[in-house]
The prediction has a mean pLDDT of 84. Small-subunit ribosomal RNA from an uncultured prokaryote, 1473 nucleotides, folded computationally.

């Protein structure tokens, strides 16, 4: 820097990614080469070889060979010398003076190197080896004889050592050619090595106290040396909060690595240092060791054994097993470098140098180069042309690095030895030794590097990815399957995310995956965070250590500056030369190492020491205010219980009730008394107090605070880890006290339950003493203290002072409290009471659950507090803001929304959808409003999709190709598609080639599908809704989401308009423009009309008329235009004039952004599955019309405002040729006959009906009402059985106005009456129209549904149909307790007591020395015994940590269990601690 919490947004705040490095290890792939590295695991076990020897110039044998017989020369075992304390390994132990860094002093040192000094004289023994034994075996025992540079004594001492200062003590080796080698003692160098300290160098305080040789004197003893290092005695110290001790982990360093740096993580290779050597213990030897290839004890584990004993120790190089994700050959060589022993040559060296495996890393180079368009060919795509793969490849011209193959050829080599000369040395020309000169001569690596020639494009590419981050996209397969994933997340049929392909990115002999480090992460922040609300200020004081500190002088110099000296190991890193052909890599030189140490200089700051001040800070003195505290007393109101009185039927309580109380007098009123608690008015973002808190009145006692002028002390001061003390309520404890109010419990109610809200009791508790607890959303969610930085407006308290007065203003000063600028904040908001600008000091925080829990501790009578994690799960959780949507918030407002009416409906009956049943099939579609008389403007057949049976298969339907013919007709069979059969015949047009249309065959591309998928789509529709709302451009404001405009004030039917306004504007809506229809005019008059005139068959019938109606095409008129009033002097509203008609006149069509994955794949197109002798076609029957039952929406009633019965009378608006159908004729009727008239202002449908006049019924199942059901019939149509309409005649069922609940309608409407048309052969109580009678009511906006502004909560955004808590119940998964049990660690207390050394002893033995009567005997030593110390082991008892445990706690995680509804809204009782 990136991605990820969100509808978007800024913070906060975690998780993830890009880098970069790795001793790596998997996967797929693999040409060379340099260069480096390679058991991290099991400090697990090891078979085999090798890895430390050397020395004849120390010393005596033994073999072999030579031989001048003197010896030589080679080996071998031995004694002896040096060295096996180096080098090589490894990283168990160690948290330590282990290590790093600088210091120290009380040490030691073989080799080496300088100086001095001696190197005398003797002795006694052992090994080997012979001899005899004993054992398998290792091995060993006697016995006789040997040498030494081996081991003793003597002597002598320049330097040593000790000492009582008289003294004492202690040394040596010898070899040879006589040169030197080497030995003693003794100084002093370097070299190593031991101690000592000062700093520094993991974690945990849920480890707080450790410690008995422990801390320290003194004597003594040890050691090279200080020293409790050991031991006697004294004294009672010593460590520790600046973290003792305990418990886990761990070798340290230089460096690596990684960062811009600070820092983090790490200690492979290479280098220093430290431990370690099978495990634990121990000493010996030596110059050095408690010794990796040395010993002695134990211990486990191997082997070998003749069972009696013995050996072993790869964390040396190889190797082997085995453990593991994983880690090399039982190679060469001493050529070189280095180390061991020698004079030396030389031996020895698994140190080392080289080979060898390994892409493990890091560098280098290579698979070709150039041309090359027909853009071949194949793949992949694809809108069917084409793109792409691709100049790629063939083709054609080159080139020859690496590899191959011939031949050639450095450098690493310097020494050694030989001969000559010459210099030292020395008598010498010998020997040694230097130097020069020549000669000779060593190479594992090695068929080196390098160099050349030859042939040929010839021998060499793969791997991860392509949804965002992250460079790269397309087909196919699949179908929440299979699978991907490093975070978000892909996959439920159109997947750039899985699989493969094709094509592309990136890297390249690798490339990807995984582990684990830094980094990004300012995500532990020293550099460089942070606490009002996001995680995160201790409830509050006092106060100890600690940190910090005024002013002024003046010493000092720890801190601090500053040069200077040592030091900081090399290598590394970084400059900068050089060597390999470049690079890695190797090499010279140089900075650097930011440290530590020393010693000098400065003195400004801190710091210290000394001397002053007075401004912080405290005292003394008057003086205010206060519900600060604590005691005691005291008062008056009210509740309540008690007693009287009055008094009578109820009180009392609630949304309503009911329980409860009352005729045993209740309640209500009076009087009185008795208890207790709390103290109304004043009372007030007033007052006090640290902070919890604190409220009648008087009185002790008694804390802070402010002020006021002066006085006096002299930094005394601020913070505060531990500690201490106070600290609401609620609880707990012992005694009291209880009026009321009340957890628990009872009761009544609510309610699906209601362990709850509501009622009615009501017991702890609430009050007092006195002890306890210790927490609170203990808040200002804001630690304490200091200073600083605009201003306005209150309020309390207190001062002086001016002025004016009795009461207001300015000044100052200490509280509280609203605004508010700067700054600050993620925003909100803070803002002299900071959350601002700086200081001092504490306490706190590092994703979310898990969890403020378990465990442990520590406090408490418990309750419980205080400290305080882990596993294990997510990718978020959280802050403030911002747009929506929601609220059983709020305002404003609209609407037949409700209120006021009128009529329905729900209750019959049929009618018609719909659901369920049923059924072969009852075809499908529609599901709140916005599906149910809806598709469907009409199912007997057909339609029709749906059943059953028969039937066809290039198909009923289109294109094409191919072959034949006209179409076609007859019968017969069958349901009926269909077979089968028959007769006849060659139409149309023609440029004569043919062509169009019809039919048949036959084959394949294809057709067909009312087959899913409306949640792939178009396109159409329905709803919100004819609601007044919905955006933009600039501008501004805000970090942004976004606002602002579009709110506001009026106003209106309207975002309608008109005033304000950081907004000006503008678009789609609205409204108007458009029909209709209401007036009136001009124009025209037929098929319409007839006023006036004539004529009549009396019918506008005819002349005629053009007035009038109507009829259709233009125009006129309505705009708040006029008046008045109200408002703002505006919009606009109210009344009035005129006027058909008045404030959009009435109706219509018109439908914004958009909302519902709203409805349709069955109207139509379409993507994409699917079906293909069928999910296609055809045909006949039968269904879609079924029927207990349940809804919707309708028709008729139910009567008298009716009914029947006669009469009379008035519309509109449509349709009419496969039609509408007149007069007359028959029939009750339905309808038949007839046939004029009309393609329609002409003819017809076609009597309108309610309405009016009469009669007549008389309140009843009726002269109400027509179901049903019987019989007879009409019509349509091929055909009325399932199934049609209708007509007569007869039958007369429910039904007396309809529960809860509900539905239209504000006017020419509601109701009401009839009329037409569309579909249709027929078949409407249905739908669309039309017209006649023709009301009633609206105070209103409280309530109910919808909706629209604003404006407020919100844990919602799939938006309340949201969101989401908690038992239960089932699956896992981790953890706690748990009787226990199992094993590491560890302490104590005791038993045991090997080895070893010490310390005693020293019976025994015993070469060197001394004595000696030679017999021994000192002295010293050895074994042996005893003692203390001690490993291993053991008993007993804690401590701890770990696994495992029946059962059990809660915890977490899971698309669709169950209970209920706890939070989020006033969330329906505000929620919270």
């Nucleotide at each position: 820097g990136a991605g990820u919490u969100u509808g978007a947004u800024c913070c906060u705040g975690g998780c993830u990614c890009a880098g970069a490095a790795c001793g790596a290890a998997c996967g797929c792939u693999g040409g060379c080469g340099g260069c480096a590295g390679g058991c991290c695991u099991a400090a697990c076990a090891c078979a085999u070889g090798c890895a430390a020897g050397u020395c004849g110039a120390g010393c005596g044998c033994a073999a072999u060979c030579c031989u001048u017989c003197g010896g030589g020369a080679u080996c071998g075992a031995g004694c002896g010398g040096c060295g096996g304390a180096c080098g090589g390994g490894u990283u168990a132990g160690u948290a330590a003076c282990g290590c790093g860094u600088g210091g120290g002093a009380a040490u030691g040192u073989a080799c080496c190197c300088u100086u001095c000094u001696c190197u005398a004289c003797g002795g006694a023994a052992u090994a080997g080896c012979c001899u005899c034994g004993g054992g398998a075996a290792a091995c060993u025992g006697a016995g006789a004889g040997u040498a030494a540079u081996a081991c003793c004594g003597u002597a002598u001492a320049c330097g040593c050592c000790c000492u009582u200062c008289g003294g004492g003590g202690g040394a040596a080796a010898g070899a040879u050619u006589u040169a030197u080698c080497g030995g003693a003692g003794a100084a002093g160098g370097a070299u190593c090595a031991g101690c000592c300290c000062g700093c520094g160098u993991a974690a945990g305080a849920u480890u707080a106290g450790a410690u008995a040789g422990u801390u320290g004197g003194u004597g003594g003893g040890g050691u090279a040396a200080u020293g409790g290092c050991c031991u006697a005695c004294c004294a009672a110290g010593u460590c520790u909060a600046c973290g003792a001790u305990c418990u886990u982990u761990a070798g340290c360093u230089g460096g690596u690595u990684u960062u811009a740096g600070a820092g983090g993580a790490u200690g492979a290779u290479c280098a220093g240092c430290a431990a370690c050597a099978c495990u634990g213990g121990g000493a010996c030897u030596g110059a050095g060791a408690c010794a990796c290839g040395g010993c002695c004890c134990a211990g486990a584990c191997u082997c070998c054994u003749a069972c009696g004993g013995g050996a072993g120790g790869c964390a040396g190089c190889a190797g082997u097993g085995g453990g593991g994700a994983a880690u090399a050959u039982u190679g060469g060589a001493c050529a070189a470098u280095g180390g061991g022993c020698g004079c030396a040559a030389g031996c020895c060296u698994g140190a080392u140098c080289c080979a060898g495996c390994c892409a493990u890393a890091c560098c280098g180079c290579g698979u070709g180069u150039g041309u090359g368009a027909a853009g071949a060919a194949g793949g992949c795509u694809c809108u069917a042309g084409g793109g792409u793969u691709g100049u790629a490849a063939a083709g054609c011209a080159c080139u020859u690095u690496a590899a191959g193959u011939u031949g050639g050829g450095a450098g690493g080599a310097a020494a050694g030895g030989g001969u000559a000369a010459u210099g030292a040395u020395u008598a010498a020309u010998a020997c040694u030794c230097g130097u020069u000169a020549u000669c000779u001569g060593u190479g594992a690596c090695g068929u080196u590097a390098c160099c050349a020639a030859c042939a040929g494009a010839a021998u060499a590419a793969g791997c991860a990815c392509c949804g965002g981050c992250u460079a790269a996209c397309u087909c196919c397969g699949u179908g929440c399957c299979a699978g991907c994933a490093g975070c978000c997340g892909c996959g439920g049929u159109a997947a750039u995310a899985c699989g493969g392909a094709g094509g592309g990115u990136g890297c390249a002999a690798g490339c990807g995956u995984u582990a684990a480090u830094c980094g990004g992460a300012a995500u532990u922040a020293c550099u460089g965070g942070g606490c009002g609300u996001a995680a995160a200020g201790c409830g509050c004081g006092c106060g100890u250590a600690g940190g910090u500190g005024g002013u002024u002088g003046u010493g000092u110099a720890a801190g601090u500056g500053g040069a200077a000296u040592g030091u900081g190991a090399a290598a590394g890193c970084c400059c900068u030369g050089g060597g390999c052909u470049c690079a890695a890599c190797c090499u010279g030189g140089g900075a650097a190492c930011u440290g530590c140490a020393u010693a000098c200089c400065a003195a400004a700051c801190u710091g210290c020491g000394c001397a002053a001040c007075u401004a912080g800070a405290g005292u003394a003195c008057g003086a205010u205010a206060g519900a600060g505290g604590g005691g005691g007393g005291u008062a008056g109101a009210a509740u309540u219980u008690c007693a009287g009185g009055u008094g009578u039927a109820g009180c009392g309580g609630u949304g309503a009730a009911a329980u409860g109380c009352g005729u045993a007098g209740a309640g209500a009123u009076c009087u009185g008394a008795a208890g207790g608690a709390a103290u109304a008015c004043c009372g007030g973002u007033g007052g006090c107090g640290a902070a919890g808190g604190c409220g009648g009145c008087c009185c002790c006692c008694u804390g802070g605070a402010u002020u006021g002028a002066u006085a006096c002390u002299g930094a005394c001061a601020c913070u505060g880890a531990g500690g201490u003390g106070c600290g609401a309520a609620a609880g707990c404890g012992u005694g009291g006290g209880u009026a009321g109010c009340a957890a628990a419990c009872a009761g009544g109610a609510u309610u699906a339950g209601a362990u709850a809200c509501c009622c009615u009791g009501g017991u702890a508790g609430u009050c007092c003493a006195c002890g306890c607890c210790g927490u609170a959303a203990a808040c200002g969610a804001u630690g304490u203290c200091u200073a600083c930085u605009a201003g306005c407006c209150g309020u309390u308290g207190g001062a002086a002072u001016c002025c004016u007065u009795a009461g207001a203003g300015g000044u100052u000063u200490a509280g509280u409290g609203g605004c508010g600028c700067a700054g600050c904040u993620a925003a909100c908001g803070c803002a002299a009471u900071a959350a601002g600008u700086a200081g001092a000091c504490c306490g706190c925080c590092u994703g979310g659950g898990g969890a403020g829990u378990a465990c442990g501790g520590c406090c408490g009578c418990a309750a419980g507090g205080c400290u305080a994690a882990a596993a294990c799960u997510c990718a978020a959780a959280u802050g403030a803001a911002u747009u929506g949507a929601c609220g059983g918030g709020g305002g404003c407002c609209c609407g037949c929304a409700c209120a006021a009416g009128c009529g329905g409906u729900g209750g019959a009956g049929c009618a018609u959808g719909u659901g369920g049943u049923u059924u072969a099939a009852u075809u499908c579609g529609a599901c709140g409003c916005a599906a149910c008389g809806c598709g469907a403007a009409g199912a007997a057949c057909c339609u029709u999709a749906c059943c059953u049976a028969c039937u066809c298969u290039u198909g009923a339907c289109a294109u094409c190709c191919u072959c034949g013919g006209a179409a076609c007709u007859u019968c017969u069979a069958g349901a009926a598609a269909u077979a089968g059969u028959u007769u006849a015949g060659u139409g149309c047009c023609u440029u004569c080639g043919g062509g169009a249309a019809c039919u048949c065959u036959a084959u394949g591309a294809c057709a067909g599908g009312u087959g899913c998928u409306g949640c792939a789509u178009g396109g159409c529709u329905g709803u919100c809704g004819u609601c007044a709302g919905c955006u933009c451009g600039u501008g501004u404001c805000g970090u942004g989401a976004g606002a602002u405009g579009u709110u506001g004030g009026g106003u209106u039917a309207a975002g309608u308009c008109c005033c304000g306004u950081a907004a000006c504007g503008a678009g789609c809506g609205c409204a108007a423009c458009c029909c209709u229809u209401g007036u009136c005019c001009u124009u025209a008059g037929u098929u319409g009309c007839c006023a006036g005139c004539g004529g009549u068959u009396c019918g506008g019938c005819c002349g005629g008329g053009a007035a009038c109606u109507c009829u259709a095409a233009g125009g006129a008129g309505a705009c708040u235009g006029c008046c008045g009033g109200u408002g703002a002097c505006a919009a606009a509203c109210c009344g009035g004039a005129g006027g058909a008609a008045g404030g959009u006149g009435g109706g219509g069509a018109u439908g914004a952004c958009g909302u519902c994955a709203a409805g349709u794949c069955a109207u139509c197109a379409u993507g994409g599955c699917c079906c293909u002798u069928a999910u296609g076609g055809g045909c006949a029957g039968g269904g879609c019309u079924a029927c207990a039952c349940a809804c919707g929406u309708g028709c008729u009633a139910c009567a008298a405002u009716g009914g029947c019965c006669g009469g009379u009378a008035c519309a509109g608006a449509g349709g009419g040729u496969u039609g509408c159908c007149a007069a007359c004729c028959c029939g009750c009727g339905a309808g038949g006959g007839g046939g004029a008239g009309c393609c329609a202002a002409u003819c017809c449908c076609a009597g309108a009906a309610a309405a009016c006049c009469g009669u007549u019924c008389g309140u009843a199942g009726u002269c109400c009402g027509g179901a049903u059901u019987g019989g007879a019939g009409u019509c349509u149509g091929c055909a009325a059985c399932u199934c049609g309409a209708c007509u007569c005649c007869a039958u007369g069922a429910a039904g007396u106005c309809g529960g809860a609940a509900u539905c239209g309608c504000u006017a020419g409407u509601a109701a009401u009456c009839g009329c037409g048309g569309a579909u249709c052969a027929g078949a409407a109580c249905g739908c669309c129209g039309c017209g006649g009678u023709g009301a009633a009511u609206a105070c209103g906006u409280u309530c109910u549904c919808g909706g629209g502004c604003c404006u407020u909560g919100u844990a919602c955004a799939c938006a309340c149909c949201g969101c989401c808590c908690g038992u239960c119940a089932c699956a896992c998964c981790a953890u706690g307790g748990g009787a226990g049990u199992u094993g590491g660690u560890u302490c104590u207390a005791c038993c045991c007591g090997a080895c070893g050394g010490c310390c005693g002893u020293g019976c025994g033995c015993u070469a060197a020395c001394c004595u000696u009567u030679c017999g021994a005997g000192g002295g010293g030593g050895c074994a042996g015994c005893g003692g203390a110390c001690c490993a291993c082991g053991g008993u007993a008892g804690g401590a701890u940590c770990a696994g495992c445990g029946a059962c059990u706690g809660g915890g977490g995680u899971g698309a669709a269990g169950u209970c209920g509804u706890a939070a989020c809204a006033a969330g329906g009782u505000a929620a919270c601690c």